Context: one part of a larger RNA
Molecule: small-subunit ribosomal RNA, central domain
Organism: Candidatus Micrarchaeota archaeon
């Protein structure tokens, strides 16, 4: 020597599910596969140490002797650790049980406020826009005020570095299904755990297919203006689309740019949210107030790490285990080929050349 890395420099799969594989808690027994010690056997010459000789010396070359070839196979013990196998634990996990929290998810039913359009009445010359205007509505009576009725779409204030979900996300009310977490109990299993190549399910917006449904907004496009132009920003309209139900696409600055479990690190301040002991207070309320303790979510911040910003018990620190990814830039996330998709396109993903 036996590579260093992946928060911002090139690298954490978008997210969780699980199949090979790889790893794997504490106690004992037995075997003895790794694994260790021994014996025998074999490991060819050469090369190589040391001595001696031969080519005038030397390189070269021959003799003796060592050593090396750390190997493999036999028998023979040795059991710490790993493997295999019997028996046991409860601390990981899992079930239970017990009162609470939650815009978690699907379905139906019910609301409430603007808007928009139809009607009917009152009522009259303007209204809307904009730095300013015009396109534009309006004497066929517009905007305005008032009854009425229909229509879709959305959920003001509560509303909070509050919650809840793997992750995309979720925000009116009520019901009924489904499902997670977390906190206490310590009753039952008894290691049943971890990650996870393939693989499978889920993934905003946009877009596609078929059928609805369309108020508002509004890619495209017509107009009016600005402007030297104005395929723009501004105004007037307005089509797909947004909305529902079926299916498909599989892609985002799908970000905490930080992959997952799981220990440990004198330490700490301070909010907040949810569960539980205590003790207090009171309007006895499913109330408030503090101290602890979990579990989550902020701010600050020791050391520690880091090229620096920072990061710091929610780690970017100290360790382990398992995936997954980079290795100069630009060609290029392209070409070719496969796969998958109705199409867009998507996953895989090069090289010449150039610098």
């Nucleotide at each position: 020597c036996u590579g260093g890395g992946c928060c911002u420099a090139a690298a954490g799969c978008g997210u969780c599910c699980g199949u090979a594989g790889c790893c794997g808690g504490c106690c004992u027994g037995a075997a003895a596969a790794g694994u260790c010690u021994c014996u025998u056997g074999u490991g060819a010459a050469a090369u190589a140490a040391u001595g001696g000789g031969g080519c005038u010396c030397a390189a070269c070359u021959c003799c003796a002797u060592u050593g090396c070839g750390c190997g493999c196979a036999u028998g023979a013990g040795a059991u710490a650790c790993u493997c295999u196998u019997g028996g046991g634990c409860u601390u990981g996990g899992g079930a239970g049980c017990g009162g609470g929290g939650g815009a978690g998810g699907u379905a139906a039913g019910g609301g409430g406020u603007a808007c928009g359009c139809c009607u009917a009445g009152g009522g009259u010359a303007g209204g809307g826009g904009u730095a300013a205007a015009a396109u534009c509505c309006g004497u066929u009576g517009a905007g305005c005020c008032u009854g009425g009725g229909u229509g879709g779409a959305c959920c003001a204030c509560c509303a909070g570095u509050g919650g809840c979900g793997a992750a995309g996300g979720c925000g009116c009310c009520u019901u009924a299904c489904c499902a997670a977490a977390a906190c206490g109990c310590g009753u039952c299993c008894g290691a049943c755990g971890g990650u996870g190549a393939g693989g499978g399910a889920c993934g905003a917006a946009a877009g596609c297919u078929g059928g609805g449904g369309g108020a508002g907004c509004g890619a495209a496009c017509g107009g009016g203006a600005u402007u030297a132009g104005a395929u723009a920003c501004c105004c007037c309209g307005g089509u797909a689309g947004u909305c529902c139900c079926a299916g498909c696409u599989g892609u985002a600055a799908a970000u905490g740019a930080u992959g997952c479990a799981g220990a440990c690190u004198g330490u700490g301040g301070u909010g907040u949210u949810g569960c539980g002991c205590c003790a207090g207070a009171u309007u006895u309320a499913a109330u408030c107030u503090g101290u602890c303790g979990c579990a989550g979510u902020g701010c600050u911040g020791u050391a520690g790490c880091g090229u620096a910003g920072g990061u710091g018990u929610u780690a970017a620190g100290u360790c382990u285990g398992c995936c997954g990814c980079c290795u100069g830039g630009g060609g290029a996330g392209u070409a070719c080929g496969a796969c998958c998709g109705c199409a867009a396109g998507g996953u895989u993903g090069a090289a010449a050349c150039u610098u």